Source information:
The RNA shown here (SAM riboswitch aptamer (S box leader)) has 99 nucleotides and comes from an Acidimicrobiia bacterium. Taxonomically the source falls in Acidimicrobiia (Bacteria, Bacillati, Actinomycetota). It was read from a public genome assembly, where an Rfam model found it. The model forms 97% of the base pairs in the Rfam consensus. Its mean pLDDT, the model's own confidence on a scale to 100, is 85.
RNA sequence: CGCUCAUCCAGAGCGGCCGAGGGACAGGCCCUGUGACGCCGCGGCAACCAGUCGCCCGGGACUCCGGGUGGCCAGGUGCCAAUGCCUGACCGAUGAGCA
Numbered sequence: 001c002g003c004u005c006a007u008c009c010a011g012a013g014c015g016g017c018c019g020a021g022g023g024a025c026a027g028g029c030c031c032u033g034u035g036a037c038g039c040c041g042c043g044g045c046a047a048c049c050a051g052u053c054g055c056c057c058g059g060g061a062c063u064c065c066g067g068g069u070g071g072c073c074a075g076g077u078g079c080c081a082a083u084g085c086c087u088g089a090c091c092g093a094u095g096a097g098c099a
Stems, first nucleotide, its partner, number of pairs: 002098007013042005021031003025088004043080003048076002051072009084091001
């Protein structure tokens, strides 16, 4: 970089550094020297995956495998202006799997 599936109107900010653009793209509308964006530290949100404990279904026949669903947890990611900011698109982001 490519393919598939799921999600995207909920939620969660302080400090330090830097110094001019940023919100992917186009149009709009916003944020921003009262320091945005980015980076770092700490804090937090959430629960996709992992872990763990149940329940249900199927397979197998010994305590295993697969699927569904719920609780707990927070290890791997992600996220913490505005509904993915709005509209548009053969769009994008994140997670999981595959190649």